[in-house]
c-di-GMP-I riboswitch aptamer from Anaerolinea sp., 91 nucleotides, folded computationally. The prediction has a mean pLDDT of 80. It was read from a public genome assembly, where an Rfam model found it. Of the family's consensus pairs, 95% are formed in the model. Taxonomically the source falls in Anaerolinea (Bacteria, Bacillati, Anaerolineae, Anaerolineales).
């Protein structure tokens, strides 16, 4: 110095779920709340998964609302993987 866990400690995150607010929705973001997290730090780069205003089709129609299909450019990093960056650490 480098590896290192079903170890110890410190110090951290905060799932549903209510309450505001933002968004067509998926969701976010604040305040509470703890179900869990050693990267639950961070980046949508690759796959999955959610969503489906706009757009296009397509039923219906004067026209428009409506309904239904397709589609991220939208959302997830607390789904996986993959890149940066990181605390403590015994035998």
């Nucleotide at each position: 110095a480098c590896c290192g866990a079903u170890a110890a400690a410190u110090c951290g995150c905060a799932a549903a779920c209510c309450u505001g607010u933002c968004g067509a929705a998926a969701g976010g973001c604040a305040g509470g709340g703890a179900c869990g997290c050693a990267a639950a730090g961070u980046c949508a780069u690759g796959g999955g998964u959610c969503u489906a205003a706009a757009g296009c089709c397509g039923u219906a129609a004067u026209u428009g609302a409506a309904c239904g299909g397709c589609c991220a450019u939208g959302a997830u990093c607390g789904c996986c993987a993959g890149g940066c960056u990181g605390c403590c650490g015994a035998a």